[in-house]
RNA sequence: GGCAGAGUAGGUGCUGCGCGUUAAGUGCCAAAGGAUGGGACGUUGCCUUUGGACGAAAGGCCCUAUAACGGCCUGCGGUGCUGUACCGCGUCUACUGCC
Numbered sequence: 001g002g003c004a005g006a007g008u009a010g011g012u013g014c015u016g017c018g019c020g021u022u023a024a025g026u027g028c029c030a031a032a033g034g035a036u037g038g039g040a041c042g043u044u045g046c047c048u049u050u051g052g053a054c055g056a057a058a059g060g061c062c063c064u065a066u067a068a069c070g071g072c073c074u075g076c077g078g079u080g081c082u083g084u085a086c087c088g089c090g091u092c093u094a095c096u097g098c099c
Base pairs, nucleotide, nucleotide: 001099002098003097004096005095010087011086012085013084014083016081017080018079019077020076021075028052029051030050031049032048033047034046038093039092040091041090042089058074059073060072061071062070
């Protein structure tokens, strides 16, 4: 010097444990801020906060006083977290292997 490879944020499926179904959460829009292969710059993407618009998801059983509260089962939600499998940086540099 050339060739090849691994590694981020995160995404999807599955598992387990929860939350909601009393309207949370998720999703959409705007603004501000932040983190993003080991390092530098940074796009898509991601996260947080604030504001705005919209707005979905229940039946059965037990208890009981045809109640409230509570409990159980099975569902439902573009639901949260954990684990796991697969996928997963544009340029330069660094790392690993080969020449």
THF (Tetrahydrofolate) riboswitch aptamer, 99 nucleotides, folded computationally. It matches the Rfam family "THF (Tetrahydrofolate) riboswitch aptamer". Gene Ontology term of the family: tetrahydrofolate metabolic process. It was read from a public genome assembly, where an Rfam model found it.